[in-house]
């Protein structure tokens, strides 16, 4: 070099049938409880969905490049 997957919140994923306000669990962090603290339980903050283009009234989600990382191949 070819060829095949992956990128979504600090961190581990869901979502890829195009239109629901992007989501869960963990971590943080506030409150409740408690003698203090742990665990529970209520809450909040945290993402331009990997970069840059097209299609399209509408893209994390189709589609094209390039990046990064895995595998496989001679």
């Nucleotide at each position: 070099g070819c060829c095949c997957g992956c990128a979504u919140a600090g961190c581990u994923c869901a979502g890829u049938g195009g239109a629901u306000u992007a989501g869960a669990g963990u971590a943080u962090u506030g409150g409740u409880c408690u003698c203090c603290g742990a665990a529970g339980c209520c809450g909040a903050g945290g993402g331009u969905c990997g970069c840059a283009g097209g299609u399209u009234c509408g893209a994390a989600u189709c589609c094209u490049g390039c990046u990064g990382u895995g595998g496989g191949u001679a």
Predicted 3D model of a 74-nucleotide RNA (transfer RNA) from a Bacteroidia bacterium. NCBI's taxonomy places the organism under Bacteria, Pseudomonadati, Bacteroidota, Bacteroidia.